[in-house]
Description
Model confidence (mean pLDDT): 81 of 100. This is a predicted structure of a 147-nucleotide part of an RNA (small-subunit ribosomal RNA, 3' minor domain) from Stieleria bergensis. Its Rfam family is "Bacterial small subunit ribosomal RNA".

Context: one part of a larger RNA
RNA sequence: CACCGCCCGUCAAGCCACGAAAGUUGGGAGGGCCCGAAGUCGCUGAGCGUACAGUUUACUGACGCAGGCGCCUAAGGUCAGCUCGACGAUUGGGACUAAGUCGUAACAAGGUAGCCGUAGGGGAACCUGCGGCUGGAUCACCUCCUU
Repeated sequence: CACCGCCCGUCAAGCCACGAAAGUUGGGAGGGCCCGAAGUCGCUGAGCGUACAGUUUACUGACGCAGGCGCCUAAGGUCAGCUCGACGAUUGGGACUAAGUCGUAACAAGGUAGCCGUAGGGGAACCUGCGGCUGGAUCACCUCCUU
């Protein structure tokens, strides 16, 4: 580049991130129940041992060991939840991208002044009703202020 201006929304295309989503999948911290290794401890200990005691080499007691049972308990299994991610057909709007489509809502009184709230309606910008604001132009009159 100055109205042959500016500019709004739907639709179409590309790309990016995000939300929702039947579900799929992974991690984390616990909980209930089941099972329960090793080990300490407790009970038992008819088998075994002894440098102990009673004592006649035997026997009994004591101690220890194997074995058995139990408490605690790692790992494991299972159940219902909590929490944090990843993926996910589809779906929702959003950002961005010279020259796509439809209209023309806003900016001048923008051609119905605009805007705010609210309700209804509509391909879309939007339209209509009600209330509010002037951050409205123009014309006339009145009041006030300044010169």